[in-house]
RNA sequence: UGCAACCUUCGGGGGCAGGGUGGAAUUCCCGACCGGCGGUGAUAACCGGAUGACGGUUUCAGCCCGCGACUCACGAUCCGGAGGAUCGUGACUGACUUAGUGAAAAUCUAAGGCCGACGGUAUAGUCCGGAUGGGAGAAGGUGCAC
Numbered sequence: 001u002g003c004a005a006c007c008u009u010c011g012g013g014g015g016c017a018g019g020g021u022g023g024a025a026u027u028c029c030c031g032a033c034c035g036g037c038g039g040u041g042a043u044a045a046c047c048g049g050a051u052g053a054c055g056g057u058u059u060c061a062g063c064c065c066g067c068g069a070c071u072c073a074c075g076a077u078c079c080g081g082a083g084g085a086u087c088g089u090g091a092c093u094g095a096c097u098u099a100g101u102g103a104a105a106a107u108c109u110a111a112g113g114c115c116g117a118c119g120g121u122a123u124a125g126u127c128c129g130g131a132u133g134g135g136a137g138a139a140g141g142u143g144c145a146c
Base pairs, nucleotide, nucleotide: 001145002144003143005142006141007140008139009138010137018030019029020028032126033125034116035115036067037066038065039064044058045057046056047055048054062114063113071091072090073089074088075087076086077085078084079083096112097111098110099109100108118129119128120127
């Protein structure tokens, strides 16, 4: 460095301040706040190099590409039944424009927008719950080969 299998650890600890209405709302209204994982990337910083060319490291997207959670269907296994649990496969799976700079902007800068499973409850991205769960994946280790 590569391979594929296994093991360990980690893996949403984010977010309604202030106010209005009301018997009751962190759920409505004004307003506030938050942003999982991988990729891409014209960001930024640093290092090497000759202050150059160039190379390297770290870092930069909620709404560009893909993934995960939720939900549903089917199958398998298990539980005495209703029904449920686990595993597998599949389906479903949100949201951006304008201006500027520039050779080039979906990513930079500025402005204005937009999005956010299910159950509970006065209608919830933010409260409570399934969840001390699952998980995209991250780091490390073992093994084999070079």
About this RNA: This is a predicted structure of a 146-nucleotide RNA (FMN riboswitch aptamer (RFN element)) from Melghirimyces profundicolus. It was read from a public genome assembly, where an Rfam model found it. Its mean pLDDT, the model's own confidence on a scale to 100, is 78.